[in-house]
Context: one part of a larger RNA
RNA sequence: GCCGGCGAGUUACUCUUUAUUGGCAAGGUUAAGUGAUGAACGGAGCCGCAGCGAAAGCGAGUCCGAACAGGGCGAUUCAGUCAAUAGAGGUAGACCCGAAACCGAGCGAGCUACCCAUGGCCAGGAUGAAGCGAGGGUAAGACCUCGUGGAGGUCCGAACCCACCUGGGUUGAAAACCGGGGGGAUGAGCUGUGGGUUGGAGUGAAAGGCUAAACAAGCUCGGAGAUAUCUGGUUCUCUCCGAAAUAUAUUUAGGUAUAGCCUCGGAUAAAUUGCGUGAUGGCCGUAGAGCACUGUUUGGACUAGGGGUCUUACCGGAUUACCGACUUCAGGCAAACUCCGAAGACCAUCACGUUUACUCCGGGAGUCAGUUGCUGGGGGAUAAACUUCAGCGUCGAAAGGGAAACAGCCCAGACCGCCGUCUAAGGUCCCUAAAUAUUGGUUAAGUGGAAAACGAUGUCUGAGUGCACAGACAGCCAGGAGGUUGGCUUAGAGGCAGCCACCCUUUAAAGAGUGCGUAACAGCUCACUGGUCAAGUGUUCAGGCGCGGAUAAUUCAACGGGGCUUAAACCAAUUACCGAAGACGCGGGCGUGCAGAUUUAUCUGUACGCGGUAGGAGAGCGUUCUCAUUGCUUUGAAGUGGCGGCGUAAGCCUGCCGUGGAGCGGUGAGAAGUGAGAAUGCCGGC
Repeated sequence: GCCGGCGAGUUACUCUUUAUUGGCAAGGUUAAGUGAUGAACGGAGCCGCAGCGAAAGCGAGUCCGAACAGGGCGAUUCAGUCAAUAGAGGUAGACCCGAAACCGAGCGAGCUACCCAUGGCCAGGAUGAAGCGAGGGUAAGACCUCGUGGAGGUCCGAACCCACCUGGGUUGAAAACCGGGGGGAUGAGCUGUGGGUUGGAGUGAAAGGCUAAACAAGCUCGGAGAUAUCUGGUUCUCUCCGAAAUAUAUUUAGGUAUAGCCUCGGAUAAAUUGCGUGAUGGCCGUAGAGCACUGUUUGGACUAGGGGUCUUACCGGAUUACCGACUUCAGGCAAACUCCGAAGACCAUCACGUUUACUCCGGGAGUCAGUUGCUGGGGGAUAAACUUCAGCGUCGAAAGGGAAACAGCCCAGACCGCCGUCUAAGGUCCCUAAAUAUUGGUUAAGUGGAAAACGAUGUCUGAGUGCACAGACAGCCAGGAGGUUGGCUUAGAGGCAGCCACCCUUUAAAGAGUGCGUAACAGCUCACUGGUCAAGUGUUCAGGCGCGGAUAAUUCAACGGGGCUUAAACCAAUUACCGAAGACGCGGGCGUGCAGAUUUAUCUGUACGCGGUAGGAGAGCGUUCUCAUUGCUUUGAAGUGGCGGCGUAAGCCUGCCGUGGAGCGGUGAGAAGUGAGAAUGCCGGC
């Protein structure tokens, strides 16, 4: 791991409550016990028929109270009770498995820690303390030298003990080892044997170490099925309905209670109750808008007041490129502004539609982690697959088609069958079902098939405006002058360093000069004018589609791919077709309402319906045993292998052929150790 077996809502109670069925009924019923294990007896007791009060107590009343006041709870007529079955609750282990722990009584020091008693062990080598002797030395000493001596938690190093480094081993040879180095090795040394100390206790040169391979409290058994707001698991089928992830409270936040939302039963059958649509009336202060209020705000006008300057003995006066209230003109802003003000929400009335869908009472729940899209807001950075509200939808609990793939997007809600029809979203060149469809435009960027500010004679369309056959725009030819070198400045300043002014004349026209240039002039050029040419040309605004802006890491890799350019792209329009579990058609099943019929639990017709998690309700299948009844079986029971048939499912047919070798079914009731795929389930086999 697989297979087989086992494996989880049970049982008890004169307990509580509700429903159904039944008995009796203002009553109902017995318990222990007696009695044939029967019938019967047994009325103790319990519930009900009356309540109020803490109670004494009173009583259709009573309690508070001084009350004949007021108020509370009652009565003003009434159904209970005993059983059985079912749902749920309570108390019990209470659906099953699972702690870490707590407590008690025992068992452990043959491991290890420490201690006691008694034994054992430590090759060899080195160093050479004290003391002593001799000699020297001294007044005597001290002291010096040589010898002797043999001290030391002394040195080197085996046995022995240890375990610092490293390699191997790491499903090992080994649940701590092996190899090579390493430390101690006469000591606080190592070791044999015997003995002692233990569970909140021992022992500890102290690491929370050790106390028999796992010790911040050993092990075994018991209390014990401890407790577990936690995790996991919880076994056959079909039918009907079908949630929630919210509010409030919580030593509460992953729990629970009540409400909300689901389901089942009952009641009111009428109150036009609910829902939808329409109409009418009411209500509101949002979106928008506005500036009338409250605030805020830009520029101007006006000017009270203030500042500066001047004048002034004082009073006062003059002035101002300063500040500036009020007033006023123009222009803005606001969740906590409103002179205004929708859509829409809400309330009411009426009409129509709708299987009362509403409401109330009662039984049973589950839910209290939500998610994402769009819309309106708060927080954040007008970030987040962020967070927090509100409204609607989806998913959750929803399959099908589309979006290449893709819970939450778009379309659409799957009872079953059909090699039928029509559509939705989305599509119709090929992959790939259906248009290489039609009409008119746009795009040249593979834009389409990712992106901004900003930039640009891309291109199409519309609008305005200037000039233009009395000839524009562009090009070419020619002119572009005189006073004058304007004045000032300057070394110089002559159109062209700078400052000031910017006139006049001749003209078709020509600036006291647009740029280049010179030291300054000169020179080139422009404005402006004529000629030539010949028909448009310049500019502004708006719109459509494109361009750049545009770097992400191994070719394409930002259309699903191929591939596509008067498209197979985009815009506008048109007609076909394809396309789903949608709709329709045909056949079948089931539920509910209504009507009819009757063999009164069935049939017929008709209308509406039949996705579904948690969950509620209903109907069944199967297993074991018991009772009754009826059957099968050595002419072969159960079980088991294969085959066949039937049923909407669980399943069934003791069907057929084998195997097997002794019991087993049907029907009607009853009772349960009653259904296995999951629990790192348990046991066994392989």
Annotation
The part of an RNA shown here (large-subunit ribosomal RNA, domain II) has 686 nucleotides and comes from an uncultured Solirubrobacterales bacterium. Model confidence (mean pLDDT): 85 of 100.